[in-house]
Molecule: TPP riboswitch aptamer (THI element)
Organism: Bacteroidetes bacterium CG12_big_fil_rev_8_21_14_0_65_60_17
RNA sequence: AUCUUCUGUUAGGGGUGCCCCACGCGGGCUGAGAGCAUACCCUCUGAACCUGAUCCGGGUCAUUCCGGCGAAGGAAAACGGACUGCUGGCCGA
Numbered sequence: 001a002u003c004u005u006c007u008g009u010u011a012g013g014g015g016u017g018c019c020c021c022a023c024g025c026g027g028g029c030u031g032a033g034a035g036c037a038u039a040c041c042c043u044c045u046g047a048a049c050c051u052g053a054u055c056c057g058g059g060u061c062a063u064u065c066c067g068g069c070g071a072a073g074g075a076a077a078a079c080g081g082a083c084u085g086c087u088g089g090c091c092g093a
Stems, first nucleotide, its partner, number of pairs: 001087001003085001005082006011043004016037001017029004049074003055068004
């Protein structure tokens, strides 16, 4: 000094499903987040999210609940800060 990791500011991208009911600011399940929370997540090192998909297998009261699909095709950025480690360079012993 670069990279990795974490993090900040501004800007941008995204999803909001399933079940029950007396249908309400109701209750339950998974999840970071289940429709305005301004929250949560993600921004090319891109599985946040979309297409494939009225998909396939397993499981469940049910559901992207789990896995496959997926080295698939798309998808939104710039500038800083901090620590450790690796790597490279220079100087000295």